[in-house]
RNA sequence: GAUGACAAAAGGCAAAAUAAAGGAAACUUUAGGACGCAAAGCUACAGGGUCUAAGUCAGCGGUCAGAUAAAAAUCCGAUCCGAUAUGAUAGCCAGUUGCCACA
Numbered sequence: 001g002a003u004g005a006c007a008a009a010a011g012g013c014a015a016a017a018u019a020a021a022g023g024a025a026a027c028u029u030u031a032g033g034a035c036g037c038a039a040a041g042c043u044a045c046a047g048g049g050u051c052u053a054a055g056u057c058a059g060c061g062g063u064c065a066g067a068u069a070a071a072a073a074u075c076c077g078a079u080c081c082g083a084u085a086u087g088a089u090a091g092c093c094a095g096u097u098g099c100c101a102c103a
């Protein structure tokens, strides 16, 4: 420096259920508890993938209500559907740093 098959030693981290708080949400923090993890350490401004859609854009759309109208149709409000990250995810891939042991 590389490697981590079989072990050893010292240890480390902490999934989900549940509770509180934050957030539009994804999700995060704390408590909790271990599903598991040789990097389940760090990095979201190395890069990729994935999740969310507040805000923004779009529709001459659909549905419902109301108004005008003989009707057709028009106006208008609500709602559904589409796109998008500046938001999130490292226990998705990845980048980077690193304990111990054998050879």
Base pairs, nucleotide, nucleotide: 004100012037013036018031019030020029021028022027035091041096042095043094047093048092049089050088051087055084056083057082061080062079063078064077066075067074068073